Transfer RNA from Sediminibacterium sp., 73 nucleotides, folded computationally. The coordinates come from a structure-prediction model, not an experiment, and the mean pLDDT is 80. Its Rfam family is "tRNA". From the family's description: Transfer RNA (tRNA) molecules are approximately 80 nucleotides in length.
[in-house]
RNA sequence: UGACCCAUAACUUAUUGGUUAAAAGUAGCGACCUCAUAAGUCGUUAAUGAGUGUUCGAUUCACUCUGGGUCAA
Numbered sequence: 001u002g003a004c005c006c007a008u009a010a011c012u013u014a015u016u017g018g019u020u021a022a023a024a025g026u027a028g029c030g031a032c033c034u035c036a037u038a039a040g041u042c043g044u045u046a047a048u049g050a051g052u053g054u055u056c057g058a059u060u061c062a063c064u065c066u067g068g069g070u071c072a073a
Stems, first nucleotide, its partner, number of pairs: 001072007010026004018056001027045006049065005
């Protein structure tokens, strides 16, 4: 310098254009249970990297930027 891939919750992953809602596990907090802790049960906290565009409608499609990774030189 070029090509390709990735970016969704504090962490690991779903959601491949649609109506009421972005879901699950782990984690944090609270309650129950226990002499107490752990385990278990219930509730709760929290997210689509930034911008522009396409569309009636975008986490999803296109482009640019940012960050990370692989390969080539």